Source information:
The RNA shown here (Bacterial large signal recognition particle RNA) has 265 nucleotides and comes from a Bacillota bacterium. The coordinates come from a structure-prediction model, not an experiment, and the mean pLDDT is 80.
């Protein structure tokens, strides 16, 4: 150096979780790297650790150690989004009330504020007028009889002369009906650019005297008090995201190094 046969060893690994701890079944990641049985209210073991049985490779691209790189998972922080709970002693938004007078607008030397004073509006009483209703008055109609006057005819009394009652008709009236405007009377009022007197006087309107430049507070602004959780803000908790920050575990891959026995040639 070559060949043959064996042994150690290998025949996936990792994360979370579970466990006193380790491994497995189950879930997840990577990846393709034996078979059968056991196993999550678990199965087996006692520290580098599945148990039991069988098979393949086998001293090196495959085993062991270390470097580099690093899928992925888990934990924590920061930040963002979504939705949620609380807070009005949160004062951002909004609203209410009061004040102020910086701005806009308005009034004002054709005279502001202030002071004094008169009148009206308001109440009561009286008067006048008017409206409504009623009455009175005038006219017309209006009674078979129980209204009046005159009473034809007819009736009654009388010897006669003459008298009596009285229907119809006519005329006039009562109760009543109708019309009409004026005068007069009574009652009433959401009656009146009305009059007189008294009263009241917060407000409003208006006039005069004085005064001699401000007044007023509609809007914006400012201040104070109060209210409101819809939005904003603060605090809390839930879910999700980021080529975010830190920590932890870490496969595959890369590089380097190391590592048996026996026989024969």
């Nucleotide at each position: 150096c070559u060949g043959u046969g064996c042994u150690a060893g290998a025949c996936g690994g990792g994360g979370a979780g579970g466990u006193a701890g380790c491994g497995g079944u189950g879930c997840c990641c990577u990846g393709u790297a034996c078979u059968c049985g056991c196993a999550a209210c678990c199965c087996g073991c006692u520290g580098u650790a599945g148990c039991g049985a069988g098979g393949u490779c086998g001293a090196a691209u495959u085993c062991c150690c270390g470097u580099c790189c690093g899928a992925g998972g888990c934990c924590g922080g920061c930040u963002c989004u979504u939705g949620u709970g609380a807070g009005g002693u949160c004062u951002g938004c909004c609203c209410a009330u009061a004040a102020u007078a910086a701005g806009u607008g308005g009034c004002g030397u054709u005279g502001a504020a202030g002071a004094u004073u008169g009148g009206g509006u308001c109440c009561u009483a009286c008067g006048c007028g008017g409206c409504a209703g009623g009455g009175c008055u005038u006219u017309a109609c209006g009674a078979a009889c129980c209204c009046c006057g005159u009473c034809a005819g007819g009736u009654c009394c009388g010897g006669a002369a003459g008298g009596a009652a009285g229907c119809a008709g006519c005329g006039g009236u009562a109760a009543g009906u109708a019309a009409a405007a004026u005068c007069c009377c009574c009652u009433g009022g959401g009656u009146g650019c009305c009059g007189u007197a008294g009263g009241a006087g917060u407000g409003c309107c208006u006039g005069a005297u004085u005064g001699g430049a401000g007044c007023a507070a509609a809007c914006u602004g400012u201040u104070a008090u109060g209210g409101u959780u819809a939005c904003g803000c603060u605090c809390g908790g839930a879910a999700g995201g980021a080529c975010u920050c830190g920590g932890u575990c870490g496969a595959a891959g890369u590089c380097g190094g190391g590592u048996g026995c026996a026989c024969a040639g």

Rfam family: Bacterial large signal recognition particle RNA. Rfam describes the family as follows. The signal recognition particle (SRP) is a universally conserved ribonucleoprotein involved in the co-translational targeting of proteins to membranes.